Notes: This is a predicted structure of an 82-nucleotide RNA (transfer RNA) from an uncultured bacterium.
[in-house]
RNA sequence: GGGGACGUGGUGAAAUUGGCAGACACGCUGGACUUAGAAUCCAGUUCUGAGAGGAGUGAGAGUUCAAGUCUCUCCGUCCCCA
Numbered sequence: 001g002g003g004g005a006c007g008u009g010g011u012g013a014a015a016u017u018g019g020c021a022g023a024c025a026c027g028c029u030g031g032a033c034u035u036a037g038a039a040u041c042c043a044g045u046u047c048u049g050a051g052a053g054g055a056g057u058g059a060g061a062g063u064u065c066a067a068g069u070c071u072c073u074c075c076g077u078c079c080c081c082a
Stems, first nucleotide, its partner, number of pairs: 001081007010026003019065001027045006046055003058074005
């Protein structure tokens, strides 16, 4: 230099014929239980805001009634070829 795959909460990941973003698990926080802990069980857990609401899928733009998903340009990671 050429080609390909990927980028989603604190972490691993779902949501792929474009139609509720974060299911599920881990972690964390609070509570129950315990002399105390572990295990187990219950509740909560993206950000902002008093709330109503608003924003959010690497960054930006486009298509569309509607984009994590499709198109384009960048950024980053990995793989193959030279």
Rfam family: tRNA. From the family's description: Transfer RNA (tRNA) molecules are approximately 80 nucleotides in length.
Model confidence (mean pLDDT): 80 of 100.